Model confidence (mean pLDDT): 89 of 100.
A computed fold for a 349-nucleotide part of an RNA from an uncultured bacterium, annotated as small-subunit ribosomal RNA, central domain.

Context: one part of a larger RNA
């Protein structure tokens, strides 16, 4: 370079946003850079072809001739790529009306419940476990009333259900705010896909400072188990789990399936919204997004996917290249570390 690939075999970047970069919807005129013809000139000689020739052939040499990607330049052509101007409305976007949501910040509330203070009623137990023991209790526990205080998470509702770009989003109320979707069909006119770098976000854990601390609970103590038992059970229990601020940047961050766009039988069910019929509760039919089971062409090694594709197609980007050694060592960049990105040989099968 050329070709095969990325659900699970070795591979889709965590997700978004977006420069350069790549590709890019319909007519009409121009230009003529790619592009496509033609003529010039250029493409030394050998050496390759060819033809005819000379050593007895040959090989070797001589003579002529043919071809020569390319490049250079000039005259054309104008479908396609490009450009340049005009125009269109279906991509894309705006307005304008509706209804749906744990979509994000902030702030006030609230109720069960755990645990803990204080009284009160009570009296030998409680708790745990497979059995048990630590532990807790006559300094009065467990229970079981009434009061107070703090923290953290919000049952039923709840749904294969909604949102969110993913991470994630679930107690009510309010304030401030993103974005989708359904209807209108008023307005911009290709304003589009896509993305190497950059830039934002990015569960848990873990860093730094200040603050809270009720369960819970690494590490840690004891009790059990057991051959041992640095465990799985029990009892306790700090750091974290919350809150502000500011790092870290990883996950089996998964549908293990990158995005956007078009085409390709269907059947049941659910969210949310306009249409219509029956005529009104409703139902029933289509239809736009979105989410779910099942099946058909194709497609796959099977498995299975099957209009939410893993099917036919296109454009763009990450990735993959035999197992270990290794996502490791060096180096660079990042980082308070903790480590993270990026990324190898050697040797071995």
């Nucleotide at each position: 370079c050329u070709g095969g690939g990325u659900g699970u075999a070795a591979a889709g970047g965590g997700u978004g946003u977006g420069c350069a970069g790549g590709c890019g919807g319909g007519g009409c005129a121009g230009c003529a850079a790619g592009u496509c013809g033609g003529g010039u000139g250029u493409g030394a000689a050998a050496c390759c072809c060819c033809a005819u020739g000379g050593c007895u052939c040959a090989a070797c040499c001589a003579u002529g001739g043919a071809g020569g990607u390319g490049c250079a330049u000039u005259c054309g052509a104008a479908a396609c790529u490009g450009u340049u101007g005009c125009u269109c409305u279906u991509g894309a976007g705006u307005c304008c009306c509706g209804g749906a949501g744990a979509g994000g910040c902030u702030g006030u509330c609230g109720g069960a419940a755990u645990u803990c203070g204080u009284g009160g009623u009570g009296u030998a137990g409680c708790g745990g476990u497979g059995a048990a023991a630590u532990g807790c209790g006559u300094a009065g526990a467990u229970a079981u009333c009434a009061c107070g205080a703090g923290g953290a998470a919000c049952a039923c509702c709840a749904g294969a259900g909604g949102c969110g770009a993913a991470a994630g989003c679930g107690g009510a109320c309010a304030g401030c705010u993103g974005g989708a979707c359904g209807g209108g069909u008023a307005c911009u006119g290709a304003c589009g896909c896509u993305c190497a770098g950059g830039c934002a976000c990015g569960a848990a854990a873990g860093c730094g400072u200040g603050g809270g601390g009720a369960g819970c609970a690494a590490a840690c103590a004891g009790g059990a188990u057991u051959a041992g038992a640095u465990a799985c059970c029990c009892u306790g229990g700090u750091a974290g789990u919350c809150c502000a601020c500011g790092c870290c940047g990883u996950a089996a961050a998964c549908g293990a399936u990158g995005u956007g766009u078009g085409c390709u039988a269907g059947c049941c069910g659910u969210u949310g919204g306009g249409c219509a019929a029956c005529g009104u509760a409703g139902u029933u039919g289509g239809u736009c997004a979105g989410u779910g089971g099942c099946g058909c062409a194709g497609c796959u090694a099977a498995c299975g996917c099957a209009u939410u594709a893993a099917g036919c197609a296109c454009a763009c980007c990450g990735c993959c290249u035999g197992g270990g050694a290794a996502g490791u060592a060096c180096g660079g960049c990042c980082g308070c570390a903790a480590g993270g990105c990026u990324a190898a040989a050697a040797c071995u099968c």